RNA sequence: GGGCCUGUGGUCUAGUUGGUUAGGACGUCCGCUUGACGUGCGGGAGAUCGGCGGUUCGAAUCCGCCCGGGCCCA
Numbered sequence: 001g002g003g004c005c006u007g008u009g010g011u012c013u014a015g016u017u018g019g020u021u022a023g024g025a026c027g028u029c030c031g032c033u034u035g036a037c038g039u040g041c042g043g044g045a046g047a048u049c050g051g052c053g054g055u056u057c058g059a060a061u062c063c064g065c066c067c068g069g070g071c072c073c074a
Base pairs, nucleotide, nucleotide: 001073002072003071004070005069006068007067010026011025012024013023019057028044029043030042031041032040050066051065052064053063054062
């Protein structure tokens, strides 16, 4: 320098032939349960989906550029 893959709450991830509440697990907070801790049960907060721009009535999902990570080639 070229090619391919990848980037979603604190962590791991589902969702990607565009369609209207972005779901789950762990963690976290509150309550119940316990003598207490843990477990269990109920409930809550937390991501506008790496950044910018474009296409579209509508984008996490398509396109372009950039940034981060990984692999391959030179």
Predicted 3D model of a 74-nucleotide RNA (transfer RNA) from an archaeon. The sequence was found in a public genome assembly. Its mean pLDDT, the model's own confidence on a scale to 100, is 82.